[in-house]
Context: one part of a larger RNA
């Protein structure tokens, strides 16, 4: 000397599920690997401690005894920790109740705008801007009707409201399925937690094939503005955006906050379940009170540079992973693995500061 960190300073993996590893509830008994204690052997020298000499003295150096560490063997302890057997039930699965959700996947129906064609009516402009033009219209638009398609989309209601692991999910109705709260405490009886490697899922956007294709609108083409205008306004407009079956694996994939569990004051709304109480025009009503469970908003202690956080912790702690280690060069170069590609992951050094 045996770090110190990750909300904003570099630093949580985009989410999960899980294989190895690590960690692990309450109780008995056994045993004794660990671990401690006693003791036998054994510990090279040098280095350290004590004495005692040698160089005038010191550093040195010598003799002699001693400590120290890993190692083998034998006895004892048993409170933690492994191991073996039994046993509980609070963690964890299970199974019932009844109620809540835009959880997921398929088919089916509806709706209002919007294009676009068709008939009617009707006449000279519409359309766009700051102002204009490009742009449509005398083969009759715009506007009004009436109907016909077609593809997208799902207003109000709608709410820091709900559900999902995240990405995300929002007309209705059906069918499949998955979770999660609560309540019961019926049932297994520690089966659990985390998770290197590894698996699935993953916004847009982009790739393949095969459909579709109203509206919008990268690329492109005009009008416009300006000095210029490969922009911003306009007028058009292809890929796309929409299905279905593959690929890609990224995002401000953000709460810039990894997952689990325990424990620390509190006020207030709101959702969902539960017990109770009063009011009832009895209706799954309606106040209040209160447990559990999600989501907010405020705050006390604490944390913290501070801005904030504050029981839904960034607070006191336990377990396990994963990251960081001045800017830059660079998430680039080389290899790899993976992709049809475009790239993706993994990922440096010179050299600069």
């Nucleotide at each position: 000397u045996u770090g110190a960190g990750c909300c904003u300073a570099a630093a949580g993996c985009g989410u999960c599920c899980g294989u190895a590893g690590c960690c692990g509830g309450u109780u008995c008994a056994g045993u004794a690997a660990a671990u401690c204690u006693c003791u036998g052997g054994g510990u090279a020298a040098a280095u350290c401690g004590a004495a005692c000499g040698g160089c005038u003295u010191a550093a040195c150096c010598g003799u002699u005894c001693g400590a120290a560490u890993u190692c083998c063997g034998g006895a004892g302890c048993g409170a933690c920790u492994g191991c073996u057997g039994g046993a509980c039930u609070u963690g964890g699965g299970a199974c019932c109740g009844g109620g809540a959700g835009a959880g997921g996947u398929c088919g089916g129906a509806g709706g209002u705008a919007c294009u676009u064609c068709u008939g009617g009516g009707g006449u000279a402009g519409g359309g766009g801007u700051g102002a204009a033009a490009u742009c449509c219209u005398g083969u009759a638009a715009u506007c009004c009707u009436a109907g016909a398609a077609g593809g997208a989309c799902c207003a109000c209601c709608a709410g820091u409201g709900g559900c999902g692991a995240a990405g995300g999910c929002g007309u209705c109705c059906g069918a499949c399925u998955a979770g999660a709260a609560c309540g019961g405490g019926u049932u297994c009886g520690a089966c659990g937690g985390u998770g290197a490697g590894g698996g699935a899922c993953g916004a847009a956007g982009c790739c393949c094939u095969g459909g579709g294709g109203c509206g919008c609108a990268a690329a492109c083409c005009g009008g416009a503005u300006u000095a210029g205008a490969u922009a911003c306004c306009c007028g058009g407009g292809u890929a796309g955006u929409c299905c279905a079956g593959g690929g890609u694996g990224u995002a401000a994939a953000c709460g810039c906050u990894g997952c689990a569990g325990a424990c620390u004051u509190g006020g207030u709304g709101u959702u969902g379940g539960g017990c109770g109480u009063c009011c009832u025009a009895c209706g799954a009503g309606g106040g209040c009170a209160u447990c559990c469970a999600g989501u907010g908003c405020c705050g006390g202690a604490g944390a913290g540079a501070a801005g904030u956080u504050g029981u839904u912790a960034a607070g006191u702690c336990u377990g396990c992973c994963g990251c960081u280690u001045g800017g830059g060069g660079a998430g680039u170069a080389c290899g790899g693995u993976c992709g049809c590609a475009a790239g993706a992951c993994u990922g440096a050094a010179a050299c600069u500061u």